[in-house]
């Protein structure tokens, strides 16, 4: 250098172009327990940027910027 794949919570996945962006594990809090752990409930917490097309973009499309693999 070229070509393809990926980048959503702190981890790991979900989301026929229309929700309030879902979950689970981890974190806070609370109940229970003499303590702990386990359980039970509650809470926060996320779409790598920057354009575009759409009535509406996590999702198409273009350039970046990050990883990954292949060929040179």
């Nucleotide at each position: 250098g070229c070509u393809c794949c990926c980048g959503u919570a702190g981890u790991u996945u979900a989301a026929c172009g229309g929700a309030u962006a879902a979950a689970a594990c981890a974190a806070g809090c609370g109940c229970c327990u003499c303590c702990u752990a386990a359980g039970c409930g509650c809470u926060a917490a996320a779409u790598c940027c920057a354009g575009g097309u759409u009535c509406g973009a996590u999702u198409c499309c273009c350039g970046g910027c990050g990883g990954g693999a292949g060929c040179a």
This is a predicted structure of a 72-nucleotide RNA (transfer RNA) from a Candidatus Woesebacteria bacterium.
The source organism's lineage runs through Bacteria, Bacteria candidate phyla and Candidatus Woeseibacteriota.
Its mean pLDDT, the model's own confidence on a scale to 100, is 80.
Rfam family: tRNA. Rfam's curators write: Transfer RNA (tRNA) molecules are approximately 80 nucleotides in length. By type it is a transfer RNA.
RNAcentral holds the sequence, with entries from ENA.